[in-house]
RNA sequence: GGGGCUGUAGCUCAGCUGGGAGAGCGCGUGCUUUGCAAGCAUGAGGUCAGGAGUUCGAUCCUCCUCAGCUCCA
Numbered sequence: 001g002g003g004g005c006u007g008u009a010g011c012u013c014a015g016c017u018g019g020g021a022g023a024g025c026g027c028g029u030g031c032u033u034u035g036c037a038a039g040c041a042u043g044a045g046g047u048c049a050g051g052a053g054u055u056c057g058a059u060c061c062u063c064c065u066c067a068g069c070u071c072c073a
Base pairs, nucleotide, nucleotide: 001072002071003070004069005068006067007066010025011024012023013022019056027043028042029041030040031039049065050064051063052062053061
């Protein structure tokens, strides 16, 4: 320098063919307990790596950039 894969909540990751942004763990509050843990209920938390484009509509499609992993040279 060129090719491929990955980037979504604090962490690990789903998101099927473009239309609802989600799960587990963690965190806050309440109940239960003498207390802790566990359990139950409920809640908060996201510029979907960044930008541009296509579209009525983009996590998803196209282009550029950034970061990580990997292959070739």

Predicted 3D model of a 73-nucleotide RNA (transfer RNA) from Candidatus Omnitrophica bacterium CG08_land_8_20_14_0_20_41_16. Its mean pLDDT, the model's own confidence on a scale to 100, is 81. Its Rfam family is "tRNA".